Predicted 3D model of a 75-nucleotide RNA (transfer RNA) from a Candidatus Woesearchaeota archaeon.
The sequence is in RNAcentral, with records from ENA.
The organism belongs to Candidatus Woesearchaeota, within Archaea.
Its Rfam family is "tRNA". It is annotated as a transfer RNA.
RNA sequence: GGGCUUGUAGCUCAACCUGGCUAGAGCGAUGGCCUCUUAAGCCAUAGGUUGCGGGUUCAAAUCCCGUCAAGCCCG
Numbered sequence: 001g002g003g004c005u006u007g008u009a010g011c012u013c014a015a016c017c018u019g020g021c022u023a024g025a026g027c028g029a030u031g032g033c034c035u036c037u038u039a040a041g042c043c044a045u046a047g048g049u050u051g052c053g054g055g056u057u058c059a060a061a062u063c064c065c066g067u068c069a070a071g072c073c074c075g
Base pairs, nucleotide, nucleotide: 001074002073003072004071005070006069007068010027011026012025013024020058029045030044031043032042033041051067052066053065054064055063
């Protein structure tokens, strides 16, 4: 230098291929219930510019272009 894969909540991941419900789940956090207290269990709440920038579209996490980071392969 070239190719491929990955990047989504604090963490681990789904949804992407085939555009369309309000972007969800588990763990964690906070509050409550329960308990003599803690833990466990149960309930609720908060938390996201979907790596970044741009384009296409009525509509983009998803399609297209560029770019950054990590990993693998080739030279």